[in-house]
Context: one part of a larger RNA
Molecule: small-subunit ribosomal RNA, central domain
Organism: bacterium
Formats: sequence, structure tokens, C1' cells
RNA sequence: CUGGGCGUAAAGAGUGCGUAGGUGGUCAUGUUAGUCGGCUGUUAAAUGCUCCGAGCUCAACUUGGGGAAUCCGGUCGAAACGGCAUGACUAGAGGGAGUGAGAGGUCUGUGGAACUCUAGGUGUAGGGGUGAAAUCCGUUGAUAUCUAGGGGAACACCGAAAGCGAAGGCAGCAGACUGGCACUUUCCUGACACUCAAGCACGAAAGCGUGGGUAGCGAACGGGAUUAGAUACCCCGGUAGUCCACGCCCUAAACUAUGUCAACUGGCUUUUCGGAGUAUCGACCCUCUGGGAGGCGAAGCUAACGCGUUAAGUUGACCGCCUGGGUAGUACGGCCGCAAGGCUAAAACUC
Repeated sequence: CUGGGCGUAAAGAGUGCGUAGGUGGUCAUGUUAGUCGGCUGUUAAAUGCUCCGAGCUCAACUUGGGGAAUCCGGUCGAAACGGCAUGACUAGAGGGAGUGAGAGGUCUGUGGAACUCUAGGUGUAGGGGUGAAAUCCGUUGAUAUCUAGGGGAACACCGAAAGCGAAGGCAGCAGACUGGCACUUUCCUGACACUCAAGCACGAAAGCGUGGGUAGCGAACGGGAUUAGAUACCCCGGUAGUCCACGCCCUAAACUAUGUCAACUGGCUUUUCGGAGUAUCGACCCUCUGGGAGGCGAAGCUAACGCGUUAAGUUGACCGCCUGGGUAGUACGGCCGCAAGGCUAAAACUC
């Protein structure tokens, strides 16, 4: 290499869109460089394979003769499969119409609780904090309490194993704009599909740039404790940051550690969103059915754990990835970035 694999042993790209490429539904006709068959040419000899013999006591080995196989070429034929062409179809896919649910997205406005600050009133010696303390705040009147005002950030209850989104992720309320999805209908198109190197877009947190903002929290930092020490855990403070706008960064235990699509293969149960039926004054309930999200489990699979119609079962199409540990996700080079760094990615040596 062939091969074997990728939930946890090495291995699914963070996610989507998507070009080339690969693959592709049903029927009919034609054709055929794939495919299959016949004949034939060629494939030097030796070697290898095989058959019949021979020689070393056998065998291996050596050796005589015959044969086959494979590539390539020519020619004749076949048309099931595949390709191409033409025509047709509707079960895939898409569209129309009618309903429906939702923290899906962007922007604007707005609400209450809490917190903090400012001013004023009441009021007086403590408050705060801890395992215990201290630093700290307080007679220039704190803590507590009441009133008024300012400010920023986050949205208790509802709230759920719930919902939505491709993923990251999304939660007060209202409005504007807007993406996707499910069901019903079977009205339209008629294979328009699947996957996807490259490419493009999105991508938590932290971080970066410019300008704002800053209540609380809080890396760094200062102090108090603890301790043998304490560059920590605990406490008092506190800057970046956390927030907003715009522009970058592009990583993650980006996890279901499980790529996408399609088909097939017992069930029970919960929940959510539709449809139909039955019932009813009506909302429920009940039965059937489609989509999603969970739990338990037949068969089967698995090294086991476990998975089990949301498969890790049985298959197909396509992509990505793995190939002993360390060196190392490093060096070098290249590309990207303001930087931090990211992506791609070895070897010597060593076990």
C1' cells in the first nucleotide's frame, strides 16, 4: 500500500452555503468508447504458475516437453446494468393556497424589583467582616430608617426533562422590519436531487483598535489575615474588563466528545406543535395520524460501558479524519492578523 477504523482506545472539520468532482427516481425507444462474449494478432528467450516426464536414495533443488492466465491491438456480436440522446411520468425535490407554534434575528421605545450615588428628615455609637480576627467605614454623625432625585447593568415569579436557531447561541414588556419550521390541501413544475475539495459567510468567552459609558462584579495591583512559607484559598479595597457603536481577532470539553443525506428493522411511556374522528353547550378527555424533544427497552451491535426508529442496528451516496508514545500541534517556510496569535505542518534524536 491493500486493508482496518473514527461515542469513551489515534481519528467527525465549530457551523452553514456552495463550485469543480463523485453519486443519482419510474417507464419507453434508439445508440454505445464503460460492461459482457466469440474469433484472432501480440505479449522474444529465460524466470514465475500449471500439467506430463527425467536426474540427484526422497524432497527441496535441477531439468525436457506441453499448457494456461494478464495487459495491449484487430474483428464480429450482446444490450441486462452504466453512459449518451429523445419522449413521457410523479412516489424524490421545489412551488402555490390555508392554518399554527416559537427566549430565531435586527432596530426603537418602555417597566418594576434590587443595587449604588447625591440632597434632605429621624436618630446615636457603633457598623462591616470572619472559623476567629484585622485591614476598612463611622461623632466632619456612619450602620438602620423615611422622602426626593440621578445612574448603569441584569430581567425574580411564569420557567419546564419546555421552545426556537445551521452552529455559536437566544429570556421583562410593546412596536416596526425580517429568516426559518410544522401541519393540512394534492392545485402547479417535472428529477430541477444528495454530498461537497476550493471558495464564501457566520462563529461563546477572553483579547485588540477608535470613541463613549461604568451601578454591581472584578484579572492585575495594594492592604488585612492564614501559614513553616502563602506570589493562593478567606477578608477590605480596586484598574483593565464586563456594557454600547463601529472595525478586528477565529479559538473552545465550539460535546451528543457521535459528519450530512436517504431507505429499512418489535414495542411501552412522557412532553411539545399541527390535522382528522368521536364526544360535548363549550374547554378538556378518548382514538387515529404527521413533525419535534426526552425516558425505558425486542432483535441486533459493542472490548466493555452502553447504543437501541433522534442507532453506536441493517444498507447505500459523498465528504472530513486516524495509522505507536515523546519531541509537537512545536521548528522552518507560506498565508492571515494592528498585536496577541491563528491556519497549514515536519525532522533529527529518543523509548